[in-house]
Small-subunit ribosomal RNA, central domain from Picocystis salinarum, 344 nucleotides, folded computationally.
Context: one part of a larger RNA
């Protein structure tokens, strides 16, 4: 490379937008680059393949037609593919009318709890554990009542419920704003699908600068446990967790399942819509069971891992190794790309 694959064996980029490229609906005319057919030129001879013939039977040798394919020229065909000129509405989009939603950003407000501070009552313990101790407390703790401050998170509702491309999104209200779905069938008329490079977004942790710091809490200190205990348990507690502006760009970023389109039994829920006159049609989403089929099995099964087409990404024995080196990105931590020797 061919072939074969990618849910769990190696293998789907974390997700999206989109350039080049690849692929592309129905229909008519023209064209003829691809494609196909005819004729022709050439591809030296020898050799190879081979119907036949010659020689002493074969072989060697001599002779001889032929097949195939490439390139060029020329004459045609027009279904397909391409080009070109028109037409269409089913794909795609727009408009109008509805509709559900923790979709996003910003601002404002709220109550419960926690901790701390002040004051009252009160007077000996509290706290913690398997058991303890460190710790807090007569300088009045814990408990309880009243007042105040601060920061963070939003109980119940809450649901194999909803929304978002993914990461993710939940107290309430307001403003701005993105997308979806349904209906009408008015408009555009293939405007589509995918997408190498590229760009955008991207949990947590981490980094820079400035704020903030109630609770929790890496590091650290102390108390236990233990042979030891750099741990598990307990008492404290810094970074961090929060906000603003930047950086980082990774996760079991998982449905371990790339995107688009078409087709292929049923049954039971839920969400949105609302044809219509009810025992919810149709459409869109979501969850379970399950036929055919598929699968090594497990299982998947109209939301496919079934049957097909198009495009992209990726895999090729285990270790060495996601290492070394080079390049590149980053303030750094590190990220991206990514071997070989050797060994089994």
């Nucleotide at each position: 490379u061919u072939g074969g694959g990618c849910g769990u064996a190696a293998a789907g980029c974390g997700u999206c937008u989109g350039u080049a490229g690849g692929u592309g609906g129905u229909u008519u005319g023209c064209u003829c680059a691809g494609u196909c057919c005819g004729c022709u030129g050439u591809g030296a001879a020898a050799g190879a393949u081979c119907a036949g013939g010659g020689c002493u039977u074969c072989a060697c040798c001599c002779u001889g037609a032929a097949c195939a394919c490439g390139c060029g020229g020329u004459g045609g065909a027009a279904a397909c593919c391409g080009g070109u000129a028109g037409a269409c509405u089913u794909g795609a989009g727009u408009a109008c009318g509805g509709u559900a939603g923790g979709g996003g950003c910003a601002g404002a407000g709220g109550g419960a709890a926690u901790u701390c501070c002040c004051g009252g009552u009160g007077g000996a313990g509290c706290g913690g554990u398997g058991a303890a101790a460190u710790g807090c407390g007569u300088a009045g703790a814990g408990a309880u009542c009243g007042g105040g401050a601060a920061g963070a998170a939003c109980a119940c509702c809450a649901a194999u419920a909803g929304c978002g491309a993914a990461a993710g999104c939940a107290c309430u209200c307001u403003g701005c704003u993105g997308g979806g779905c349904c209906g009408u069938a008015a408009c555009u008329g293939a405007c589509a699908c995918u997408g190498a490079g590229a760009g955008a977004c991207g949990a947590a942790a981490g980094c820079u600068a400035g704020g903030g710091u109630a609770g929790c809490g890496a590091a650290u200190g102390g108390g236990a446990u233990u042979a030891g205990a750099u741990a598990c348990c307990c008492c404290a507690g810094u970074a961090g967790u929060c906000c603003u502006a930047g950086c980082c760009g990774u996760a079991a970023a998982c449905g371990a399942u790339g995107g688009a389109u078409a087709c292929u039994a049923a049954g039971u829920g839920c969400u949105g819509u609302g044809c219509a006159u009810u025992u919810g049609a149709c459409c869109a989403g979501u969850a379970c069971u399950g036929u055919a089929g598929c699968u090594a099995a497990c299982g998947c099964g109209u939301u496919a891992a079934g049957u097909a087409u198009c495009c992209c990404g990726c895999c090729u024995g285990g270790g060495g190794a996601g290492u070394a080196u080079g390049c590149u990105c980053g303030c750094a931590a590190g990220g991206g790309u990514g071997a070989a020797a050797c060994u089994c």